[in-house]
RNA sequence: CCCGAAAGAGCAAAUCCCGCGUAAGCAGGAGACGCAAAACCACGGGUCCUAAAAAAGGACAGCCGGGUUGCCGAAG
Numbered sequence: 001c002c003c004g005a006a007a008g009a010g011c012a013a014a015u016c017c018c019g020c021g022u023a024a025g026c027a028g029g030a031g032a033c034g035c036a037a038a039a040c041c042a043c044g045g046g047u048c049c050u051a052a053a054a055a056a057g058g059a060c061a062g063c064c065g066g067g068u069u070g071c072c073g074a075a076g
Base pairs, nucleotide, nucleotide: 002076003073004072010035011034015030016029017028019026020025033062039068040067041066043065044064045063046060047059048058049057050056
């Protein structure tokens, strides 16, 4: 380094409350389905929203890939 047993620590899906947003969705509280990168970055693909459509703008990092950083250490 690959890898992912055990333990500690951490995060927190759905749902509910509340606020913001046309919306996707986001912040806070409750809550735990899960997670070794479920930490960060919209770079490529993808999905979603606004829009009759296109153009354009926006959302998702818990869809995949990529980049940056990173806790622990059994077996191999």
The RNA shown here (c-di-GMP-I-GGC riboswitch aptamer) has 76 nucleotides.
It was read from a public genome assembly, where an Rfam model found it.